Annotation: Predicted 3D model of a 129-nucleotide RNA (SAM riboswitch aptamer (S box leader)) from a Bacteroidota bacterium. It was read from a public genome assembly, where an Rfam model found it. Lineage of the source: Bacteria > Pseudomonadati > Bacteroidota.

RNA sequence: CACUUAUCCAGAAAGACGGAGGGAAUAGGCCCGCAGAUGUCUUGGCAACCCCUGGGAAUGGUCACCACGACCAGAACCAACAGGUGCUAAAUCCUACCGGAAGAAAUUGCUCUUUCGGGAAGAUAAGUU
Numbered sequence: 001c002a003c004u005u006a007u008c009c010a011g012a013a014a015g016a017c018g019g020a021g022g023g024a025a026u027a028g029g030c031c032c033g034c035a036g037a038u039g040u041c042u043u044g045g046c047a048a049c050c051c052c053u054g055g056g057a058a059u060g061g062u063c064a065c066c067a068c069g070a071c072c073a074g075a076a077c078c079a080a081c082a083g084g085u086g087c088u089a090a091a092u093c094c095u096a097c098c099g100g101a102a103g104a105a106a107u108u109g110c111u112c113u114u115u116c117g118g119g120a121a122g123a124u125a126a127g128u129u
Base pairs, nucleotide, nucleotide: 002128003127004126005125006124007123008122013043014042015041016040017039021032022031023030026096027095028094029093044088045087046086049084050083053079054078055077059073060072061071062070063069092121097118098117099116100115101114102113103112104111
């Protein structure tokens, strides 16, 4: 870099450096920003993807087998956060492509708004080559 799977309307800021644009890319919208944004570092925090730990028992297996039973493994779920990541303005800030529903405008017009489902792109995690 590529592929697969899952998630993306919840949550979580202070200080230092720095000094002009920034919110991934294109367009539109809407926001953030010299009262110092974006970014980098430190500390703190959030979350629970992987790993670890404790509980939990659906279920499966072995033995035994009339029945009772013994042992082993153990999903969902709950708690916790030591380790690996991640995140810490706004839904991934919103829309763009396809389809459904409702409404508005127009009637040589092909637009707009709202909403639902899907897709594309992106981000993060885990895994594969």